[in-house]
RNA sequence: UAAGUAAACCGGGUGACCGUCCUGUGCUUUAAGCAUAGGGAGGAAAGUCCGAGCUCCACCGAGCAAGGUGCUGGGUAACACCCAGGAGGGGCGACCCUAUGGAAAGUGCCACAGAAACAUACCGCUUCAGAAAUGAAGCAAGGGUGAAAUGGCGAGGUAAGGGCUCACCAGCAGCCAGGUGACUGGCUGGCUGGGCAAACCCCACCUGGAGCAAGACCAAACAGAGGGCGAUUAAGGUGCUCGGCCGAGGCCCUGGGUAGGUCGCUUGACCUUGAUGGUAACAUCAAGGCUAGAUGAAUGGUCACCACCCUGAUAUUUUCAGGGCACAGAACUCGGCUUACAGGUUUACUUACCCC
Numbered sequence: 001u002a003a004g005u006a007a008a009c010c011g012g013g014u015g016a017c018c019g020u021c022c023u024g025u026g027c028u029u030u031a032a033g034c035a036u037a038g039g040g041a042g043g044a045a046a047g048u049c050c051g052a053g054c055u056c057c058a059c060c061g062a063g064c065a066a067g068g069u070g071c072u073g074g075g076u077a078a079c080a081c082c083c084a085g086g087a088g089g090g091g092c093g094a095c096c097c098u099a100u101g102g103a104a105a106g107u108g109c110c111a112c113a114g115a116a117a118c119a120u121a122c123c124g125c126u127u128c129a130g131a132a133a134u135g136a137a138g139c140a141a142g143g144g145u146g147a148a149a150u151g152g153c154g155a156g157g158u159a160a161g162g163g164c165u166c167a168c169c170a171g172c173a174g175c176c177a178g179g180u181g182a183c184u185g186g187c188u189g190g191c192u193g194g195g196c197a198a199a200c201c202c203c204a205c206c207u208g209g210a211g212c213a214a215g216a217c218c219a220a221a222c223a224g225a226g227g228g229c230g231a232u233u234a235a236g237g238u239g240c241u242c243g244g245c246c247g248a249g250g251c252c253c254u255g256g257g258u259a260g261g262u263c264g265c266u267u268g269a270c271c272u273u274g275a276u277g278g279u280a281a282c283a284u285c286a287a288g289g290c291u292a293g294a295u296g297a298a299u300g301g302u303c304a305c306c307a308c309c310c311u312g313a314u315a316u317u318u319u320c321a322g323g324g325c326a327c328a329g330a331a332c333u334c335g336g337c338u339u340a341c342a343g344g345u346u347u348a349c350u351u352a353c354c355c356c
Base pairs, nucleotide, nucleotide: 001352002351003350004349005348006347007346008345009344010343012306013305014304015303016302017301018300020040021039022038023037024036025035026034027033028032042327046338047337049336050335051334052333053332054211055210056209057208066207067206068205069204070203071085072084073083074082075081086100087098088097089096090095101202102201106200107199108196109195110194122143123142124139125138126137127136128135129134151169152168154166155165156164170192172189173188174187175186176185177184178183215263216262217261218260225254226253227252228251229250236246237245238244270289271288272287273286274285275284276283277282308324309323310322311321312320313319
């Protein structure tokens, strides 16, 4: 210098004017307004995919079912997250990826092609019979098919072949050693049992349901409910009439619900800095800080200048004109994951080339 790998960070700035949500103070007036001061979106506020807190409902305990997770160790309130490692795979490398338990418990599936996909022989090879066509027996080395063909490769052996035998490699089992463990290394053995569990299944562990429109409180108007009270010139009903009983309407009280309002609501598994422990994730301690709380939903708009990028003209230390400046926007709160993102900055490392 070029090409990369990993990680962290920023996400336009200044000024003027107009406007808006919350809080404090003051004033007017009584329910709002005015004045003034302070605060007011993000790295993802998003998707709502996991895990929790919190709230209500249910609940003696256990199991089944259903769902989820799935190498090991650690972290955490918890997790499907994070850290460190193992194994396998990719890359020259820095580094990256993995839904990564069990296939000799059982069932199922393995398209097309192919003789055959788990039980077999199409071509072929060998021997025998036969004049030949062909038939019988043996074989699975070679050909062919396929994503996958009964361990690989070489030698010996054989009628031809074959773990039939042997060396090495792969796999399996046992023993020994190391490691907390996944696992690794060594020795020995018999020779070898196809793949798929993000198919059923087996094994281990986890899981009650609904969600801030949760839930709690205050509480109109109107209608309805319960209770009380007055009048016998209180309607009316019962009744032939009177008495008695019931009793609309009226007034008062009570309770439930709706509109509306308040709380929940932002002091929290919080943030910043430092120290200590730990490889790390993270934990502990100390000091300091308070950082939006709306409910048709504020956090905005316009203008000017500057910064950055692109295009064109002039120009070649520049100038002018035009255009662009992302993804997106809190809604109970946290921890994660995933997805989107113009442009830019920094750190560490790798490979190649050149120079000292």